[in-house]
RNA sequence: CAGAGUAGGUUUGGCGCGUUAAGUGUUGCAGAAUGGGAUGUCGUCUGCAAACGAAAACAAGUUGUGUUGCGGUGCCAAGCCGCGUCCGUUG
Numbered sequence: 001c002a003g004a005g006u007a008g009g010u011u012u013g014g015c016g017c018g019u020u021a022a023g024u025g026u027u028g029c030a031g032a033a034u035g036g037g038a039u040g041u042c043g044u045c046u047g048c049a050a051a052c053g054a055a056a057a058c059a060a061g062u063u064g065u066g067u068u069g070c071g072g073u074g075c076c077a078a079g080c081c082g083c084g085u086c087c088g089u090u091g
Base pairs, nucleotide, nucleotide: 001091002090003089008081009080010079011078012077013076014075015074016073017071018070019069026050027049028048029047030046031045032044036087037086038085039084040083056068057067058066059065
């Protein structure tokens, strides 16, 4: 001097959940973890409270089911992106 490596984000695919409304998203309060180590938030997650909010349709029928959609929906895999400071590490 250059690089590797996080939490996570996004796209695609698969399997699911909800559609009798959870989930997602927003605000406030509290907390947790977060490159190999330490520290840290304007990033991420968890809990509580509040407000807001939806796309259903068809088939057959003696009971629940199936299919297609919809939801800023959950998980997994892959591609791409990807730590502020100090130390460490590779060349």

A computed fold for a 91-nucleotide RNA from a pig gut metagenome, annotated as THF (Tetrahydrofolate) riboswitch aptamer. The prediction has a mean pLDDT of 84. The RNAcentral record of the sequence draws on MGnify. Rfam family: THF (Tetrahydrofolate) riboswitch aptamer. Gene Ontology term of the family: tetrahydrofolate metabolic process.